[in-house]
Order: sequence, then C1' cells, then structure tokens
RNA sequence: CGCAACAUAGCUCAGAGGUAGAGCGCCUGGCUCAUAACCAGGAAGUCGUUGGUUCGAAUCCACCUGUUGCGC
Repeated sequence: CGCAACAUAGCUCAGAGGUAGAGCGCCUGGCUCAUAACCAGGAAGUCGUUGGUUCGAAUCCACCUGUUGCGC
C1' cells in the first nucleotide's frame, strides 16, 4: 500500500426490510441457621460514525473510524 471479515446489553452471541432478544453476570424479593443452588420479578442497548435507498433500516448501499486476518 492492496483485499477481506467483523463492530448489537457489563461479557459471549442471535437477529438477513416491519421497529431488538438469549445465555452468563448485576439488582430486589422468596426459600435456608447461613451460603450456594433453585423460584419470582427488575434494570441495562438512539445496534461504531456520517450520509444514501425505502412508507419503514440493526438488516441494503457508500464514506469514515476501530479490531482481526491475508497478500505485497
């Protein structure tokens, strides 16, 4: 310098045009002598940025930023 993939909750990830979910973790309550486990409930994301397409975008397109890999 060129090419590709990836970026969604604290962490690991799903969601592939109709308005965002799971597991683990965290908080509250229950249970227990107590802790863990278990049960019930809850908080937490303007989906990396800026534009575009569309009635509608996490999802499609472009640029940028970051990470990883490959090539030179």